[in-house]
Context: one part of a larger RNA
RNA sequence: GAUUGAACGCUGGCGGCAUGCUUUACACAUGCAAGUCGAACGGCAGCACGGGGGCAACCCUGGUGGCGAGUGGCGAACGGGUGAGUAAUAUAUCGGAACAUAUCCGGAAGUGGGGGAUAACGUAGCGAAAGUUACGCUAAUACCGCAUAUUCUGUGAGCAGGAAAGCAGGGGACCUUCGGGCCUUGCGCUGAUUGAGCGGCCGAUAUCAGAUUAGCUAGUUGGUGAGGUAAAGGCUCACCAAGGCGACGAUCUGUAGCGGGUCUGAGAGGAUGAUCCGCCACACUGGAACUGAGACACGGUCCAGACUCCUACGGGAGGCAGCAGUGGGGAAUUUUGGACAAUGGGGGCAACCCUGAUCCAGCCAUGCCGCGUGAGUGAAGAAGGCCUUCGGGUUGUAAAGCUCUUUCGGCCGGGAAGAAAUCGGUUGGGUUAAUACCCCAACUGGAUGACGGUACCAGACUAAGAAGCACCGGCUAACUACGUGCCAGCAGCCGCGGUAAUACGUAGGGUGCGAGCGUUAAUC
Numbered sequence: 001g002a003u004u005g006a007a008c009g010c011u012g013g014c015g016g017c018a019u020g021c022u023u024u025a026c027a028c029a030u031g032c033a034a035g036u037c038g039a040a041c042g043g044c045a046g047c048a049c050g051g052g053g054g055c056a057a058c059c060c061u062g063g064u065g066g067c068g069a070g071u072g073g074c075g076a077a078c079g080g081g082u083g084a085g086u087a088a089u090a091u092a093u094c095g096g097a098a099c100a101u102a103u104c105c106g107g108a109a110g111u112g113g114g115g116g117a118u119a120a121c122g123u124a125g126c127g128a129a130a131g132u133u134a135c136g137c138u139a140a141u142a143c144c145g146c147a148u149a150u151u152c153u154g155u156g157a158g159c160a161g162g163a164a165a166g167c168a169g170g171g172g173a174c175c176u177u178c179g180g181g182c183c184u185u186g187c188g189c190u191g192a193u194u195g196a197g198c199g200g201c202c203g204a205u206a207u208c209a210g211a212u213u214a215g216c217u218a219g220u221u222g223g224u225g226a227g228g229u230a231a232a233g234g235c236u237c238a239c240c241a242a243g244g245c246g247a248c249g250a251u252c253u254g255u256a257g258c259g260g261g262u263c264u265g266a267g268a269g270g271a272u273g274a275u276c277c278g279c280c281a282c283a284c285u286g287g288a289a290c291u292g293a294g295a296c297a298c299g300g301u302c303c304a305g306a307c308u309c310c311u312a313c314g315g316g317a318g319g320c321a322g323c324a325g326u327g328g329g330g331a332a333u334u335u336u337g338g339a340c341a342a343u344g345g346g347g348g349c350a351a352c353c354c355u356g357a358u359c360c361a362g363c364c365a366u367g368c369c370g371c372g373u374g375a376g377u378g379a380a381g382a383a384g385g386c387c388u389u390c391g392g393g394u395u396g397u398a399a400a401g402c403u404c405u406u407u408c409g410g411c412c413g414g415g416a417a418g419a420a421a422u423c424g425g426u427u428g429g430g431u432u433a434a435u436a437c438c439c440c441a442a443c444u445g446g447a448u449g450a451c452g453g454u455a456c457c458a459g460a461c462u463a464a465g466a467a468g469c470a471c472c473g474g475c476u477a478a479c480u481a482c483g484u485g486c487c488a489g490c491a492g493c494c495g496c497g498g499u500a501a502u503a504c505g506u507a508g509g510g511u512g513c514g515a516g517c518g519u520u521a522a523u524c
Base pairs, nucleotide, nucleotide: 001524002523003522004521006520007519008518009517010516013371014370015369016368017367018366020363021329026327027326028325030324031323032322035074036073037072040071041070043067044066047065048064049063050061051060052059053058081282082281083280090207091206092205093204094203095202096201099199101197104195106193109190110189111188112146114144115143121136122135123134124133125132126131152161153160154159166187167186168185169184170183171182174181175180208254209253210252215245216244217243220242221241222240223239224238225237226236227235257279258278259277260276261272262271263270264269284305285304286303287302288301307318308317309316310315335361337360338359339358343357344355345354346353347352374404375403376402377401384395385394386393387392408465411459413457414456418451423445424444425443426442427441428440429439430438468513469512470511471510472509473494474493475492479508480507481506482505483504489496490495
């Protein structure tokens, strides 16, 4: 000199854009952060409508909209947080072969025919609660056989094994037990397969300090065989051999998430890893598996432990390193805000629902950037202050006065972009038996804004509401007076102060930066 996720002192007008627990991976009150689908299902607790009964209060009725709880599907493995652990099961770069993949895309085959249950519900119990037991009824895209299966799996090549589910819209003939069959369209379902994307695994090279850590290792190193996995492999096991690593630093100890980047520097390098992006690890502590395409799972399960809470003492409940917020620790770090309008995600045919992701607003000069606190004129060089050789000098065109302007702020009025998709209509095309339905394209119409009456624009008004901080001995830009008298004090280094202190304190003046200025800490 540059820099900072900074803090402290004094001061503080406005706006834009960013950042904001670096410390206790300490403990957490409260609310919210993952749901959705009735176009899978039986149903109907509550609401609204319709129908029936009743003078009325009201009662009955799933008939309709819809829907609590339940069965079922998809999601919950994403998104969000943190950096404890980890010095290599990690990261970065470059390669590799023995793998898996729900949803999506391409192309091909099938979707036939049966069965038995079970929740909800009802009845009767147990329990303080959490919850739970017995009996009875019922449905499905839940579950289980049968048929078929070129491909798939196994194989002794003969064969053997192995699937599926329906739902919704529309409809001309024909049939009908009047429910529908049947046809067609869309969404699904089953089993193989190509691709995309995503992931699992292996190798090479690189990645902090200590030798006051020199030897380490028995599943250890390799082989054969087996098991296991989606998959190679001591990954595991039996047997066999005795190997493997190490001064090119093994092992041990300490420290640490890694990278893109960031800061500094002419560069080489040094330091660093907040915000944003990629990867990894973790989710009260330790362990384990289940479900699933995917987890050994932050807001799932089980076991053990510590802690907290409820209890009728028999037994139960919980996990903010999600967003806010509280206590604590600390020099120190924000609101228990708004909205799903946009972008994205989950579910759904859709309408739509959910979304503390996200978009916004709030707080803080924490940082960066911009603007303002007025402009011109004005010598009687006013008054006052300070100094003085008492002549004057200086503050100083500074003020006053005169002439202007009105940014920002305050007042008043107008007022966005971010929003065109979804949706409706018309036309054309596709599908089809079909001018239904449905899909696609073009044109067209309307709705939808948290921010926000915000940004921005216009108007009227007044110099009106807006300057401080540090320093002035040398380094280092800037000097005098008074007070003090090795005292009080200053200080980054040298050093000032013991009666004329440009170095302490105050004042006048000056210098530097300026809504900031200094100090402290840290890096180059």

A computed fold for a 524-nucleotide part of an RNA from an uncultured bacterium, annotated as small-subunit ribosomal RNA, 5' domain. The coordinates come from a structure-prediction model, not an experiment, and the mean pLDDT is 86. Its Rfam family is "Bacterial small subunit ribosomal RNA". The RNAcentral record of the full RNA draws on Greengenes.